[in-house]
Molecule: transfer RNA
Organism: Danionella cerebrum
RNA sequence: GCCCCAGUGGCCUAAUGGAUAAGGUACUGGCCUCCUAAGCCAGGGAUUGUGGGACUAAUUCCCAUCUGGGGUG
Numbered sequence: 001g002c003c004c005c006a007g008u009g010g011c012c013u014a015a016u017g018g019a020u021a022a023g024g025u026a027c028u029g030g031c032c033u034c035c036u037a038a039g040c041c042a043g044g045g046a047u048u049g050u051g052g053g054a055c056u057a058a059u060u061c062c063c064a065u066c067u068g069g070g071g072u073g
Stems, first nucleotide, its partner, number of pairs: 001072007010025004027043005049065005
């Protein structure tokens, strides 16, 4: 240089064109307990790496770019 893969709440993972982005964990509050932990209930938190494009509609498709990983001369 070229090719491939990944990037989504603090962390981990889903969603493969149909629209309130789902779950686990962590966090906050409450219940329970003598207290803590565990358990139960509730809550906040994502402009889906960045910028553009096609489409009635994008996390999903296309282009460019950034970061990380792998392969190759």